[in-house]
Predicted 3D model of a 62-nucleotide RNA (Fluoride riboswitch aptamer (crcB RNA motif)) from Desulfofundulus thermobenzoicus.
RNA sequence: AAAGAUCAGGGCGAUGGAGCUCGCCUUUAAAUGCUCUAUGAGCUGAUAGCUCCUGUUGGAUC
Numbered sequence: 001a002a003a004g005a006u007c008a009g010g011g012c013g014a015u016g017g018a019g020c021u022c023g024c025c026u027u028u029a030a031a032u033g034c035u036c037u038a039u040g041a042g043c044u045g046a047u048a049g050c051u052c053c054u055g056u057u058g059g060a061u062c
Base pairs, nucleotide, nucleotide: 009026010025011024012023013022016053017052018051019050020049021048033043034042035041036040
């Protein structure tokens, strides 16, 4: 000096915020949904999972 491993930190997980849990990545990274007759058409969801809040959509009541 380089490479590898471990620990810590940080980041990411199809549109927002918070907590907990899980998984992934180590900055040339993790990530960027699905279906079909496919350069067009259609479908689900603010979550990776759970809970709460905000926004959006549908129904009922006042």
RNAcentral holds the sequence, with entries from Rfam. Of the family's consensus pairs, 100% are formed in the model.